[in-house]
Context: one part of a larger RNA
Molecule: large-subunit ribosomal RNA, domain IV
Organism: metagenome
């Protein structure tokens, strides 16, 4: 000097990104216990009091009387609590060795495929699905519960349709070339056969086309004017679109400007809570908004408590250093 442990006057979070760490609390009995709530909870809520030994009565518990100590769950082991908000309903799962979460899963919801030799999985076969049979099985999305889930089918996808257009192999065979019996003085012509090509025409699905479909992929406007102060615009005009964002929520895990503005809390608050709405760039199963309970979750506040700090001190053990 360091580490680990313990104690500390007065103050008590002034420390710090942040009460990180530490301290407080703690067992059992009795009293008592709020908002809210899905009526189960919340709840060990919170907050108080008691606890030893001897005697009596007793099955015991309780009660009464007595005794001692600073101290009686006499040592040790043994919840800190409250308020408000975000997210996720919950128990669960996860990055073996930097992340345990708001991520995954979940019960529930919904769409879609599958009629059994099922769909689907699988390199072949075998097998699974299933010794199941649509109250079953596979896949996608959402994620308890409550209230709900608006408009757009123009593009893409999927489903249905079959009149017309386009279209493969195949069919078809008009016609053309090569070869040569023959003809011709020659140039050349040239049957049949063989051979190499080959037009029209016929020709399915698909695509074009016609419809449907959003808890399919997705999308959900701009400018100008207007009310007897001003401001604002229920109202009107106009352009564009497939249709122009409904309910609900909102400076939000989303808000750039921004520490928006107002209110609350503080002596003082870029965080927090309640509002407002000017939503750069919320929004309805890529779900919207609420929600009791739950959470080693995240955020803010308070009480208690403390060496976190003002500001450091002391003690024990170990290491470092020296001698042997």
């Nucleotide at each position: 000097g360091a580490g680990u442990u313990g104690u500390u006057a007065a103050g008590g979070a002034a420390c710090u990104a942040g009460g990180c760490a530490a301290a407080u609390u703690a067992a059992c009995c009795c009293c008592g216990u709020a908002a809210c709530u899905u009526c189960g909870g919340g709840a060990g809520a919170a907050g108080g009091g008691g606890u030893g030994c001897c005697c009596a009565c007793g099955c015991a518990a309780a009660u009464g009387g007595g005794c001692c100590g600073c101290a009686g769950u006499g040592a040790a082991u043994a919840g800190c609590g409250u308020c408000a908000g975000g997210c996720g309903a919950c128990u669960g799962u996860u990055u073996a060795a930097c992340a345990a979460a708001a991520a995954c899963a979940c019960a529930g919801g919904u769409c879609u495929c599958u009629g059994c030799u099922a769909a689907g999985u699988c390199g072949a076969a075998a097998a699974c699905g299933a010794u199941g049979u649509a109250u079953a099985g596979g896949g996608g999305c959402u994620g308890a519960c409550g209230c709900c889930u608006g408009c757009c089918c123009g593009g893409u996808g999927c489903c249905g349709g079959a009149a017309g257009g386009u279209u493969a192999a195949a069919g078809g065979g008009a016609g053309u070339g090569g070869u040569u019996a023959g003809c011709g003085c020659a140039a050349g012509c040239g049957a049949a056969g063989c051979u190499a090509c080959g037009a029209a025409c016929u020709g399915a699905a698909g695509c074009c086309c016609c419809g449907g479909u959003g808890a399919a992929c997705g999308g959900c406007g701009g400018c100008c004017g207007u009310a007897a102060c001003a401001a604002u615009a229920a109202c009107g005009g106009u352009c564009c679109u497939a249709a122009g964002g409904u309910a609900g929520c909102a400076a939000a895990a989303u808000u750039c400007c921004u520490u928006g503005u107002c209110g609350g809390g503080u002596a003082a608050g870029u965080u927090c809570c309640g509002a407002c709405c000017u939503g750069c760039a919320c929004g309805a199963a890529u779900g919207g908004c609420g929600u009791a309970a739950c959470g080693a979750u995240c955020u803010g506040a308070c009480g208690a408590c403390u060496g976190u700090c003002u500001c450091a001190a002391c003690a024990a053990c170990u290491c470092g250093c020296c001698c042997g």